About this RNA
Small-subunit ribosomal RNA from a metagenome, 1511 nucleotides, folded computationally. It matches the Rfam family "Bacterial small subunit ribosomal RNA".

[in-house]
RNA sequence: AGAGUUUGAUCCUGGCUCAGAAUCAACGCUGGCGGCGUGCCUAACACAUGCAAGUCGAACGCGGUUACUUCGCAAGGAGUAACUGAGUGGCGAACGGGUGAGUAACACGUGGGUGACCUACCUUCGAGCGGGGGAUAACGUCCCGAAAGGGACGCUAAUACCGCAUAAUAUCCCGCCUUUGAACAGGUGGAGAUCAAAGCUGGGGAUCGCAAGACCCGGCACUCGUUGAGGGGCCCGCGUCCGAUUAGCUAGUUGGCGGGGUAACGGCCCACCAAGGCGACGAUCGGUAACCGGCCUGAGAGGGCGGACGGUCACACUGGGACUGAGACACGGCCCAGACUCCUACGGGAGGCAGCAGUGGGGAAUUGUUCGCAAUGGGCGAAAGCCUGACGACGCAACGCCGCGUGGAGGAUGAAGGUCUUCGGAUUGUAAACUCCUGUUGCUCGGGACGAAUAGCUUCAACCUAAUACGUUGAGGUCUGACGGUACCGAGUGAGGAAGCCCCGCCUAACUCUGUGCCAGCAGCCGCGGUAAUACAGAGGGGGCAAGCGUUGUUCGGAAUUACUGGGCGUAAAGGGCGCGUAGGCGGCCUGUUAAGUCGAACGUGAAAUCCCCGGGCUCAACCCGGGAACUGCGUCCGAUACUGGCAGGCUUGAAUCCGGGAGAGGGAUGUGGAAUUCCAGGUGUAGCGGUGAAAUGCGUAGAUAUCUGGAGGAACACCGGUGGCGAAGGCGACAUCCUGGACCGGUAUUGACGCUGAGGCGCGAAAGCCAGGGGAGCAAACGGGAUUAGAUACCCCGGUAGUCCUGGCCCUAAACGAUGAAUGCCAGCCGUUGCGGGGUUUACUCUGCAGUGGCGCAGUUAACGCUUUAAGCAUUCCGCCUGGGGAGUACGGUCGCAAGAUUAAAACUCAAAGGAAUUGACGGGGGCCCGCACAAGCGGUGGAGCAUGUGGUUUAAUUCGACGCAACGCGCAGAACCUUACCAGCCCUUGACAUCCCGGUCGCGGUUUCCAGAGACGGAGACCUUCAGUUCGGCUGGACCGGAGACAGGUGCUGCAUGGCUGUCGUCAGCUCGUGUCGUGAGAUGUUGGGUUAAGUCCCGCAACGAGCGCAACCCCCGUCUUUAGUUGCCAUCAUUCAGUUGGGCACUCUAAAGAGACUGCCGGUGAUAAGCCGCGAGGAAGGUGGGGAUGACGUCAAGUCCUCAUGGCCCUUACGGGCUGGGCUACACACGUGCUACAAUGGCGGUGACAAUGGGACGCGAAGGGGCAACCCCUAGCAAAUCUCAAAAAGCCGUCUCAGUUCGGAUUGGGCUCUGCAACUCGAGCCCAUGAAGUUGGAAUCGCUAGUAAUCGUGGAUCAGCACGCCACGGUGAAUACGUUCCCGGGCCUUGUACACACCGCCCGUCACACCAUGGGAGUUGGUUUUACCUGAAGGCGGUGCGCUAACCCGCAAGGGAGGCAGCCGACCACGGUAGGGUCAGCGACUGGGGUGAAGUCGUAACAAGGUA
Repeated sequence: AGAGUUUGAUCCUGGCUCAGAAUCAACGCUGGCGGCGUGCCUAACACAUGCAAGUCGAACGCGGUUACUUCGCAAGGAGUAACUGAGUGGCGAACGGGUGAGUAACACGUGGGUGACCUACCUUCGAGCGGGGGAUAACGUCCCGAAAGGGACGCUAAUACCGCAUAAUAUCCCGCCUUUGAACAGGUGGAGAUCAAAGCUGGGGAUCGCAAGACCCGGCACUCGUUGAGGGGCCCGCGUCCGAUUAGCUAGUUGGCGGGGUAACGGCCCACCAAGGCGACGAUCGGUAACCGGCCUGAGAGGGCGGACGGUCACACUGGGACUGAGACACGGCCCAGACUCCUACGGGAGGCAGCAGUGGGGAAUUGUUCGCAAUGGGCGAAAGCCUGACGACGCAACGCCGCGUGGAGGAUGAAGGUCUUCGGAUUGUAAACUCCUGUUGCUCGGGACGAAUAGCUUCAACCUAAUACGUUGAGGUCUGACGGUACCGAGUGAGGAAGCCCCGCCUAACUCUGUGCCAGCAGCCGCGGUAAUACAGAGGGGGCAAGCGUUGUUCGGAAUUACUGGGCGUAAAGGGCGCGUAGGCGGCCUGUUAAGUCGAACGUGAAAUCCCCGGGCUCAACCCGGGAACUGCGUCCGAUACUGGCAGGCUUGAAUCCGGGAGAGGGAUGUGGAAUUCCAGGUGUAGCGGUGAAAUGCGUAGAUAUCUGGAGGAACACCGGUGGCGAAGGCGACAUCCUGGACCGGUAUUGACGCUGAGGCGCGAAAGCCAGGGGAGCAAACGGGAUUAGAUACCCCGGUAGUCCUGGCCCUAAACGAUGAAUGCCAGCCGUUGCGGGGUUUACUCUGCAGUGGCGCAGUUAACGCUUUAAGCAUUCCGCCUGGGGAGUACGGUCGCAAGAUUAAAACUCAAAGGAAUUGACGGGGGCCCGCACAAGCGGUGGAGCAUGUGGUUUAAUUCGACGCAACGCGCAGAACCUUACCAGCCCUUGACAUCCCGGUCGCGGUUUCCAGAGACGGAGACCUUCAGUUCGGCUGGACCGGAGACAGGUGCUGCAUGGCUGUCGUCAGCUCGUGUCGUGAGAUGUUGGGUUAAGUCCCGCAACGAGCGCAACCCCCGUCUUUAGUUGCCAUCAUUCAGUUGGGCACUCUAAAGAGACUGCCGGUGAUAAGCCGCGAGGAAGGUGGGGAUGACGUCAAGUCCUCAUGGCCCUUACGGGCUGGGCUACACACGUGCUACAAUGGCGGUGACAAUGGGACGCGAAGGGGCAACCCCUAGCAAAUCUCAAAAAGCCGUCUCAGUUCGGAUUGGGCUCUGCAACUCGAGCCCAUGAAGUUGGAAUCGCUAGUAAUCGUGGAUCAGCACGCCACGGUGAAUACGUUCCCGGGCCUUGUACACACCGCCCGUCACACCAUGGGAGUUGGUUUUACCUGAAGGCGGUGCGCUAACCCGCAAGGGAGGCAGCCGACCACGGUAGGGUCAGCGACUGGGGUGAAGUCGUAACAAGGUA
């Protein structure tokens, strides 16, 4: 620090996902040790049991036990000491410990205030502690009760309680001075008033006293003040979550006066008076939440969190209340109400773990009913000490962090085993074994801490003192350890006890085999799995981390994906439809002042811990300790004054006003006009009109259309008219008049910042629509009819109502668009146009200024397209808006509306995308240019018939298999009777018909042949022939065969979608690419486009391209002309000769077959840019513009074809899916199609005649001549391995005849008889002869071939082959017609355009319906929570009143009694729970119902994407 994922690819936008860190965690697998931490996040659910707050006898009385003393004979009494029990009293119990329910608040944080306050214990200082009194618990007796507990009477003490005395610098009251904004502050003065107390204990022993003691000296306690520290109360500024689908809230409410209350201010409370207070800077309401130091994350800014530790708050079963007290409205106190639990004798009682353990429950989930007060701290005490689940320890848990170990070194035959394998090997792997070591940890034995300082006691010293008491200080001694026989140390033992988990397609480090076969499964995203899965499962190997490793949840990060730092809004999501304007925000130039913002210094504060730095302590680390820094904040004060703000003064450039002009479909109102449509009346006139792609509906003989005249009525305003004008937008178009808004130009004058923007608000706002009343010519939703169509609720046609028009009132939306908010300033230009002005010059131009409106374009900008002074550039200000797609601009709620509906505006759920721009293709019922037997023009066919052949289908035991639009179908098959043959039936074989290896045997194997059984394979028997090689000679080796065992053979079995090779096709179409450069962010483009030209990306020119490659062309072969060479088997002009080029001779010619020549737009003319090229019945030439033909097939496409040619991976079969054999089948036959042959006839048939070719083939062959047969053919042989012999006859031609008919056409079919090949022609060959003589008279829709030696037509040869050819391949003979042309059909090439296609139009894709599932809205209602209003009720309690009952202390009184004061009781207002009635709000359920989403193939259509076929 980024990465994956939208596309064929690209850039951008944008979401989703991942890698990191963290965690009070949980779950899965695994688990050796130690240290330090942490451990109910859920039910603030309920709790058994034990413990968690007591202590003081030096405050007090009483009781018990023991010991001692004493008195007593004893019983027993008295006393002392120790221990102990409850009680009175004091202090504590308000701390410590727990929890986070409530609380959105001065609760918390931070900084202040208190001139409005309190403070027990402690501290400083001052003063004091005198003298009295009356009770009461315990206790005793009695009574009630099950208990808890209670009552009556009686006794008693105090540091308990109550008067009195004394009393101030305390408090109250009245003055003065000082500080202050202000005195209740400080100082000072004054007359009064008010308020205290308690003792206990140690020592002394002069004096007194019987003693206690008085007395004296200490200590502690006590009282009144004072001071400090620490603690607290109250108040204030600022900060502190979400929702506006919560917008208004408030009656003690806001303030005042007076009072009450409090420690204290205050509506805190009360009476009266006033009518205020809060709120868009978010009141009120709803939801959520303890807050902070800090913790996690992050570069930071931020975001999330608030468990442990520390500070604060709140709470203690739920709600209310007070009491005591310095302090509480009190966790382990009280009272009341409620719920719950327990006890009960049914009358009543008891209880509150959110203390520590522990239990149940809930939950994914969170520990011991341990030890100790040794340490630290706390309470009480003079102290010893007691208490302390605070705390210190131990225990449990890998829950976290940190550390250690599971061994180290050597060790190659690279062992065995595993895995893979190309079978060679590789890997596991120095890993192991083995050798030598070490000893952490564990185990055993032994030693053994730090933490401890004390206090107390004791000895001594000093101080104090009258004192050797007491006390204080110091020194020595003594004493105290839960952890713990622990840490640690030593010895022994022995490699001995100690490794797992996840991952390995990419992100992301790590790869193979097997199994599985869209199954089982995986998956964080993209996605894997349908027979070769690095993605599933197992294994081997590898990678990562390691006592852990993964998963899940959560948080931050990455995410600049809420953007303060740090984003956007033309087309990706996003500018409000437009204006006016309120609040608010922002604001021109100059001067002065102020110092709020801003900046600087100092001071205070910012607790500790944490983080950071330095140092130190545990062996290191985690952890802990010390010091520093930091804590970015707040406050106070001093200073600075540029900028912003405030205040004051001024200015004119922003803004406005004024004057003078001209422009304009700007708005409103009232009138006027002509053209046209329609209608009405009349005239003329006659058969049609109208409408369409074509028609029909419709109108018309009752007279239409057409035409003329007149009239009516409504609506709209041709031409001008223009990227012209005006307006804020919507919008505005005849003319005239009236009323009226705005802008512009020119001018100087006036005001003096008066400005910009604008949340709410108000107004305007096309069309459609609504209400009321008019109007209605044309047009025209709905509707009717006619067409079209598979349908046609559409497109087209004929009609036609709302509406369109007017007046008034609503609606308030739009692709209300420049998809571009408003304002201001700045930043190259050029060319138009509108309005006004100025200059020149002169009437036509030109220069120029301002304001508008357009085009192009530099810089700049943008993802690109594009924008570009009219910005989408550079800046400032203000407003609006956006944050993935769908759900959805929907639901609910609110507001508005008559309604339609508008506006505001979610969620569940679902997807891994949805999108923008541009690129390359492909496609288009888009465009342009061009080509091709593509059409057209022609010639001949196919489609009809019969037959042949292939295919489909059907049949069959089998009809083997493959090929399927072109590019399967006379194709594989250049030849199925057996064989072939792969298929079927039957019969056989099992190391096999074939290859290699091993063992044994035989030397012979092998060949020929006979017989038997059999369908044959095969089996059995026999005969004949017969030369294996090398040899160190050994039956040794090789070879062959037989037998045997196993490795293996074999497979036309599957997969052509695992492959090689080969082939088809587009297409012999002109294309396909590369290097460098350039352009572009990039995919890509350029080149290759353009202008010409060509058969051609052929060539020329131009050009940011320049070159190059594969293709084209050429080079190769054949044919056409000539030359040379050569001359047999070829040829014969000349000579001779013959039946015959037969022979001699010759090689001129033909020919043969080798080498060359020749043609290049080279020449001429024209044309064209002077080029390339084109044109010419031009020349020349055998040939002329590629001379004709062949071979040759670019990058690629079709998962095209072929596993059955061959090769080959994988899979499958192995007495069979292999092998052999016989027979059958591939030849079937209702049909359908393709390709052919033969025909339908006279351009012909038949007969005759015997003219003219070329290519080829031939020895298991071609076979002459001759003979036989009507013929197929047969007999016989000559010649020939072939320019010699032979197949071999060429046919069409020519002559004659037939005369238009199912024929003298046609030959199918069938009968009979033959021939040939072959082991064999039944299924199932070909041919011949005789007889038979079918369909067919030129072929519907449709369709094929061909552009010249071509089509057509005629015959000939060859391959295969025993035989079989209408097929295929090849050869020559005769030998045409037509092409105007490129509109159309098909295919193709180039350019361009659109695209939502890229599996590429055989594409994509929409909606209803049907089915399944999911979430959600409405819904009669129903259930619950919460809140509120009114009223009723009114416990406990304090307060107020009363207090006739009761009453020790004080007062009066001799007393009785009375008084003061108090208590109970009663009354009152307040008030918790509760009740009645109503409202708000939230949630659950709900018959039925609405739409939405998702789902493999469903149904119907074809809406959109191309002009998507009606943009």